Transfer RNA from Candidatus Buchananbacteria bacterium RIFCSPHIGHO2_01_FULL_44_11, 72 nucleotides, folded computationally. NCBI's taxonomy places the organism under Bacteria, Bacteria candidate phyla, Candidatus Buchananiibacteriota. The RNAcentral record of the sequence draws on ENA. The prediction has a mean pLDDT of 81. It matches the Rfam family "tRNA". About the family: Transfer RNA (tRNA) molecules are approximately 80 nucleotides in length. Its family is annotated with triplet codon-amino acid adaptor activity in the Gene Ontology. By type it is a transfer RNA.
RNA sequence: GGGGCGUUAGCUCAAUGGUAGAGCAGUUGCCUCUUAAGCAAACGGUUAGGGGUUCGAGUCCCUUACGCCCCA
Repeated sequence: GGGGCGUUAGCUCAAUGGUAGAGCAGUUGCCUCUUAAGCAAACGGUUAGGGGUUCGAGUCCCUUACGCCCCA
């Protein structure tokens, strides 16, 4: 220098162009003599940044940044 993959909640990861979710962690409550375990609820998001396409974008296109891999 060329190419590919990845970036979504605190962490690990989902999500056919049509309401952004789960598990774990944290919070509150229930249960228990107490803790752990178990149960329930709520909370938690600039979907890496910017632009474009579309009635509608996490998803499609362009670009930038960062990480990993391959080639030279």